[in-house]
Context: one part of a larger RNA
RNA sequence: GGAUGAACGCUGGCGGUAUGCUUUACACAUGCAAGUUGAACGUUCCGUUUUUUUGAAUUUAUUCAUUUAAUUGGCAAGUGGCAGACUGGUGAGUACAACGUAGGAAUCUACCCUUAGGAGUGGGAUAACAUCAAUAACUCGGUGCUAAUACCACGUAUUUAAAGAUAACUUUAUGUUUUCGCCUAGGGAUGAGCCUGCGCCUGAUUAGUUAGUUGGUGUGGUAAUGGCACACCAAGACUUUGAUCAGUAGUUGAUUAGGGAUAAUGAUCAGCCACACUGGGAUUGAAAAUGGCCCAGACUCCUACGGGAGGCAGCAGUGAGGAAUUUUCCGCAAUGGACGAAAGUCUGACGGAGCAAUACCGCGUGGAGGAUGAAGGCCUUUGGGUUGUAAUCUCCUUUUCUCAAAAAAGAAAUCUUGACGGUAUUUGAGGAAUAAGCAUCGGCUAACUCUGUGCCAGCAGCCGCGGUAAUACAGGGGAUGCAAGUGUUAUCU
Numbered sequence: 001g002g003a004u005g006a007a008c009g010c011u012g013g014c015g016g017u018a019u020g021c022u023u024u025a026c027a028c029a030u031g032c033a034a035g036u037u038g039a040a041c042g043u044u045c046c047g048u049u050u051u052u053u054u055g056a057a058u059u060u061a062u063u064c065a066u067u068u069a070a071u072u073g074g075c076a077a078g079u080g081g082c083a084g085a086c087u088g089g090u091g092a093g094u095a096c097a098a099c100g101u102a103g104g105a106a107u108c109u110a111c112c113c114u115u116a117g118g119a120g121u122g123g124g125a126u127a128a129c130a131u132c133a134a135u136a137a138c139u140c141g142g143u144g145c146u147a148a149u150a151c152c153a154c155g156u157a158u159u160u161a162a163a164g165a166u167a168a169c170u171u172u173a174u175g176u177u178u179u180c181g182c183c184u185a186g187g188g189a190u191g192a193g194c195c196u197g198c199g200c201c202u203g204a205u206u207a208g209u210u211a212g213u214u215g216g217u218g219u220g221g222u223a224a225u226g227g228c229a230c231a232c233c234a235a236g237a238c239u240u241u242g243a244u245c246a247g248u249a250g251u252u253g254a255u256u257a258g259g260g261a262u263a264a265u266g267a268u269c270a271g272c273c274a275c276a277c278u279g280g281g282a283u284u285g286a287a288a289a290u291g292g293c294c295c296a297g298a299c300u301c302c303u304a305c306g307g308g309a310g311g312c313a314g315c316a317g318u319g320a321g322g323a324a325u326u327u328u329c330c331g332c333a334a335u336g337g338a339c340g341a342a343a344g345u346c347u348g349a350c351g352g353a354g355c356a357a358u359a360c361c362g363c364g365u366g367g368a369g370g371a372u373g374a375a376g377g378c379c380u381u382u383g384g385g386u387u388g389u390a391a392u393c394u395c396c397u398u399u400u401c402u403c404a405a406a407a408a409a410g411a412a413a414u415c416u417u418g419a420c421g422g423u424a425u426u427u428g429a430g431g432a433a434u435a436a437g438c439a440u441c442g443g444c445u446a447a448c449u450c451u452g453u454g455c456c457a458g459c460a461g462c463c464g465c466g467g468u469a470a471u472a473c474a475g476g477g478g479a480u481g482c483a484a485g486u487g488u489u490a491u492c493u
Base pairs, nucleotide, nucleotide: 001493002492003491004490006489007488008487009486010485013363014362015361016360017359018358019356020355021321026319027318028317030316031315032314035082036081037080040079041078043076045074046073047072049070050069054065055064056063057062058061089275090274091273099199100198101197102196103195104194107192108191112188113187114186115185116184117183118182120154121153122152123151129144130143131142132141134139164180165179167177168176169175201247202246203245208238209237210236213235214234215233216232217231218230219229220228250272251271252270253269254265255264256263257262277297278296279295280294281293299310300309301308302307327353329352330351331350335349336347337346338345339344366396367395368394369393376387377386378385379384401430402429403428404427405426406425410420437482438481439480440479441478442463443462444461448477449476450475451474452473458465459464
């Protein structure tokens, strides 16, 4: 000199684009962040349209009420399905196949695409609901009823399987076709698991380490290989080319500095990994459990003292810590995701707005003319010099600013659909109007004098300055540098 997720002092006009707890993986009030599906299913309630029973009124074939069976629309909790393994957060742990790169064989893969074939016959339950109970609460027991694309059995396929729903047409109880599903087998795509070569920080003031340890046989286990596990057998395996132990650390693409070699870093963005109060465990599932479950622990809260509830390293926000880091905002309009046949619902992902000179980039704070070189300030050898064309003044301009009017693109997709937003932008009016500071001036290092102080007060990056003429301290005038910033501090190169 360059750089920063910076901080602090003084100062501060605007716009665009980015970025914003680096510290306590500390504790968290409150709200929201994962639902959806009635075209899988029964039911409660509120309606619609028919039908049956009974009663009443009369206008005697109508109305009202009640009741039975259907029909169709909606709300709701529940059963079932799919999704909650994605998205989003953090970097505690991890020095290892974790990551990077290049290969490999003994594997699985929901949804999606594709090829071929199939879907027959039965059964028993259960939630919801009703009723009787328990409980402060969380919750929970008995009895009874009911459905399915929930569950089970048989059959067919050499052994292993299955489920129906909707719409339209025809006819009057069936059939045909459409769409969405279901089952089996093969292929693809995508994703994932496993193995290996090479690369991957510091310490020898850590030199020996290892007993499922190293290998074999067999068995088990897994989607799959394998001491992955077990039984038996052998005694191996690693190591000064640094094992083991200890310390530190997520990793890569990248970022910063440098001409490069290299050094440092690993915020934002993208890939991979790990974690979800701490430590264990299983279940479900195609698959790795962060807003699922169980156990133990610490902490917080509720309690009728018997017992219960919770997990922001999601988005906001609070306390604490700290030099230090934002709104308890708007919207699903766009992009993407989940579910659904669809309409659509959900989405703190995301799109936006707000705050912060935190960074980068751009613009402005006026332009031209103007000498009795005014006044004032400062200096002075008292002649003058300097501030200084600077101001005043004259003539212009309106970027910006204020007010008013018009007003988008972003919407794909004929109609309709915009949070941002009456925003960007355009036009008109007004008036130089609303807008300059910070640091330095002994040398390094661009820029000098006066007054005060008197080894005091103080300065200082290094050399050093100050003890009565201080260009080095403090103030004034002047000058230099950068400029909406400037200087200091911290760290890297």
RNAcentral holds the full RNA, with entries from ENA and SILVA. Predicted 3D model of a 493-nucleotide part of an RNA (small-subunit ribosomal RNA, 5' domain) from Eutreptia sp. CCAC 1914B. It is recorded under the gene name rrn16. Lineage of the source: Eukaryota > Discoba > Euglenozoa > Euglenida > Eutreptia. It matches the Rfam family "Bacterial small subunit ribosomal RNA". Model confidence (mean pLDDT): 83 of 100.